[in-house]
RNA sequence: GGGGGAGUAGCGAAGUCUGGUUAAACGCGACGGUCUGUAAAACCGUUCCUUCGGGUUCGGUGGUUCGAAUCCACUCUCCCCCA
Numbered sequence: 001g002g003g004g005g006a007g008u009a010g011c012g013a014a015g016u017c018u019g020g021u022u023a024a025a026c027g028c029g030a031c032g033g034u035c036u037g038u039a040a041a042a043c044c045g046u047u048c049c050u051u052c053g054g055g056u057u058c059g060g061u062g063g064u065u066c067g068a069a070u071c072c073a074c075u076c077u078c079c080c081c082c083a
Stems, first nucleotide, its partner, number of pairs: 001082007010028003020066001029047006048055002059075005
């Protein structure tokens, strides 16, 4: 330099193809509770912010659209293959 893949909540990961009822399944971790002599395990709940009405998020910027994690352009980072 050429080709391909990936980036999503504290961590992993699904969702992207086919835009909408998805604050985003599921798992881990954390916190609270039940149980237990204690602990572990198991089970239940919570886990972005909030004045509880709502608001803002998917590497970054911009665009399309009534509406974008999802489509388009540019760009950053990482991985694989070729040279």

Predicted 3D model of an 83-nucleotide RNA (transfer RNA) from Limosilactobacillus sp.
Its Rfam family is "tRNA". Rfam classes the family as a transfer RNA. Rfam links the family to the GO term triplet codon-amino acid adaptor activity.
NCBI's taxonomy places the organism under Bacteria, Bacilli, Lactobacillales, Lactobacillaceae, Limosilactobacillus.
The prediction has a mean pLDDT of 82.